[in-house]
Context: one part of a larger RNA
């Protein structure tokens, strides 16, 4: 001198754009943060409001409405969002490897989609329990479940041929046996069949559904090299090293178990022990290197702590699930119920770090055919000079060098063109008025093509007008109005190191980064006056170079 997620002290006029719990992975009150589909399926309401019956209570039909609520069931919830506890490790970076593997949704391309059954929840009932649940009985439905059938180049098993090969196998073709599937919805039409009307079991388009291949996109394991300190850690290791056989995984392998064998690691630093998520990057430096990994962006690990699995293509799974702790709450004392390291917001901890806000309008995401719902992911917005950038606090003329102030060798000198005064400007603030881009799309409707088809229906792709959609925000920004009028601190002046006098004090009071500075003329204390720096900031502490 540069920097910072800073923090303090004066001291603050505006915008844009960033950035904000570095401490206690300390506890958390109260809202939301993951759902969605009726075009997969049974069932299905009340409030209102209408009408009709009855002296009335009341009771019936429509309307609400096939809505709302919940129920099977699909598919998402393993993404997105957070946050560094732990880890010195194939965690991460690089760079291969997989002849040892999986991969839902999408993309392609073959080949199918036949035929049959027995339940259960919903709901009814009957009961138990303070409650959180729960149990016995009855009925139902499917794209829930289960059986048969058919079936390839799937699988398994047993043979043959040919490439390849790390000699373990692999990859192709081809023979015999053997196991394996499926689901239907929706619009539409009558060519074929039935029934002879328009319908559906029939045909047809979409969408879903089975298996087979491919492929793409995501991931699983394994290896080279490379990753901190501490020898005042020197020895460490029984599933340890290896083998062989069994299980077990997608899938190698002490991943697991039986049994043999006695091995394996180590000054090129094991084993311990202390620190720590890593990386692209980020600070600094001429660079070599040093520190450092907040915000973003990849990976990785966690989810009240400690274990366990289950579902599922993918978790051993933040807002699932069981145990067991510790906490906290409810209770009829028999039981139960929770996890903010999501957004916000409490309390505590600190020196210290925001609103219990708005919108899905655009990106994105999940669901649906779609309309369309969710989305605290995400876009806005509010608060903080915390940071980097811009802009202003006014410009031009004014010498009787005014009054004042401080300084004097009392002659003057300085604050000073400074101010007053006269003449202009109109940035930002206020005030009125106009007023956006971001909006493509989806969808609706009208045309036109194509492709399906017996079809000029239907649906499906494409293409053109038209029509619907804005949280921010009456925001940006332009215009117009009136006025210098609302906007300057802050630190330092012995040397280093730009800035100098006066009065006070009198080794006191104090300064102070270092070297020193005060004991009675202090350019070093405090204060003025001048003066030098930087400026909406300016010193000061902290930490890195």
């Nucleotide at each position: 001198g540069a920097a910072c997620g800073a923090a303090c002290g004066c001291u603050g006029g505006c915008g844009g754009c960033g950035u904000g719990c570095c401490u206690a992975a300390c506890a958390c009150a109260u809202g939301c943060a993951a759902g969605u589909c009726g075009u997969g399926c049974g069932a299905g309401a009340a409030a209102a409001g209408g009408g009709g019956g009855g002296c009335a209570a009341c009771u019936c039909c429509c309307u609400g409405a096939g809505u709302a609520c919940a129920g099977c069931g699909g598919c998402g919830c393993a993404c997105g969002g957070g946050u560094g506890a732990g880890u010195a490790a194939c965690a991460c970076g690089u760079a291969g490897g997989u002849a040892a593997c999986c991969u839902g949704c999408c993309c392609u391309c073959g080949a199918g989609c036949c035929u049959g059954g027995a339940a259960u929840a919903a709901c009814c009932u009957a009961c138990c329990g303070a409650a959180a649940g729960g149990u016995g009985g009855g009925c139902u439905a499917a794209u829930a479940c289960c059986g048969g059938a058919u079936a390839u180049g799937a699988c398994c098993a047993c043979g043959g041929a040919a490439g390849u090969u790390u000699c373990g196998g692999c990859u192709u073709c081809u023979g015999c046996g053997g196991u394996g599937a499926a689901a239907g919805g929706u619009g539409g039409c009558c060519u074929c069949u039935a029934c002879u009307u328009g319908u559906a079991a029939g045909c047809u388009a979409c969408c879903a559904c089975u298996c087979a291949a491919g492929g793409a996109u995501g991931g699983g394991c394994c290896u080279g090299c490379g990753u901190a300190c501490c020898a005042u850690u020197a020895g460490c290791u029984a599933g340890u090293u290896g083998g062989u056989g069994g299980g077990g995984u997608a899938a190698u392998g002490g991943c697991u178990c039986a049994c043999c064998a006695a091995g394996g690691c180590u000054a090129u630093g094991a084993u311990g022990g202390u620190u720590a998520g890593c990386u692209g990057g980020u600070c600094u430096g001429a660079g070599a290197g040093g520190a450092u990994g907040g915000c973003c962006a990849g990976c990785c690990a966690c989810a009240c702590u400690g274990g366990g699995a289950c579902u599922g293509a993918a978790a051993c799974a933040c807002g699932g699930c069981c145990c067991a702790g510790a906490c906290u709450c409810c209770u009829a004392c028999g039981g139960g119920a929770g996890g903010c390291a999501g957004c916000a917001g409490u309390g505590g901890g600190g020196g210290a770090u925001a609103u219990u806000g708005c919108g899905c309008a655009a990106u994105g995401g999940g669901c649906g055919a779609a309309a369309g719902c969710c989305u605290g992911a995400c876009g806005c917005a509010g608060c903080g000079a915390c940071g980097c950038c811009g802009c202003g606090u006014g410009g031009g003329u004014g010498a009787u060098g005014a009054a004042g102030g401080c300084c004097u060798u009392c002659g003057g000198g300085u604050c000073g063109u400074a101010a007053a005064g006269c003449c202009c400007u109109g940035u930002c603030g206020a005030g009125g008025g106009g007023g956006a881009a971001g909006a493509a799309u989806c969808g609706g409707u009208u045309g036109c093509g194509a492709c399906c088809u017996a079809a000029c229906a239907c649906g499906u792709c494409g293409u053109a007008g038209c029509c619907c959609u804005g949280a921010c925000g009456g925001u940006a920004c332009c215009c117009c109005u009136a006025a210098a009028g609302g906007a300057a601190g802050c630190a330092c002046c012995g040397g280093c190191u730009a800035a100098c006098u006066c009065c006070g004090u009198g080794c006191c009071a104090g300064c102070a980064g270092c070297c020193g500075c005060g004991g009675u003329a202090a350019u070093a204390c405090g204060g003025a006056g001048g003066g030098u720096g930087c400026g909406a900031g300016c010193g000061u502490u902290g930490u890195u170079c």
Background:
A computed fold for a 545-nucleotide part of an RNA from an uncultured bacterium, annotated as small-subunit ribosomal RNA, 5' domain. The prediction has a mean pLDDT of 83. Its Rfam family is "Bacterial small subunit ribosomal RNA".